[in-house]
RNA sequence: GUGGUUCGCUAGGGGUGCUUGCCGACGAGACUGGCAGGCUGAGAGCAUACCCUCGGGACCCGAUCCGGGUAAUACCGGCGUGGGGAAGCGAACGGCUCAUCAA
Numbered sequence: 001g002u003g004g005u006u007c008g009c010u011a012g013g014g015g016u017g018c019u020u021g022c023c024g025a026c027g028a029g030a031c032u033g034g035c036a037g038g039c040u041g042a043g044a045g046c047a048u049a050c051c052c053u054c055g056g057g058a059c060c061c062g063a064u065c066c067g068g069g070u071a072a073u074a075c076c077g078g079c080g081u082g083g084g085g086a087a088g089c090g091a092a093c094g095g096c097u098c099a100u101c102a103a
Base pairs, nucleotide, nucleotide: 001096002095004093005092006091007090008089009088010087011053012052013051014050017039018038019037020036021035022034023033059084060083061082065078066077067076068075
C1' cells in the first nucleotide's frame, strides 16, 4: 500500500404472512377490530427489536408463476449468477505486496 474476517459508530434500506378459539360489531354470515394460542422464521406489526447496506443470498418485482408438501400460508424447492435494491468512518486480528534500515 492492498484486500479479508469480526466488532463498533454514524447514516440509510426492509418485512410483518398463515391458522384456531373467544369477545365485540351485525337480523345472520363474510370482512374488519380486540384478546389468548398454534405454524414457519432472525424478525409475523410499532420496535430503543430483528435483518440488510454494492450485490449470486435484507427486501421488492416477475407472481393470481412452476413443482412438492401442509390444517393453512410468500412452508420448502425452483425461477435465480433474472430485473431492481440502501455506505461511509473507526478498531482488533490474520493474508498478500512494496520501500527503507540493521545483522
The RNA shown here (TPP riboswitch aptamer (THI element)) has 103 nucleotides and comes from bacterium HR36. The sequence was found by an Rfam model in a public genome assembly. The coordinates come from a structure-prediction model, not an experiment, and the mean pLDDT is 76. Of the family's consensus pairs, 91% are formed in the model.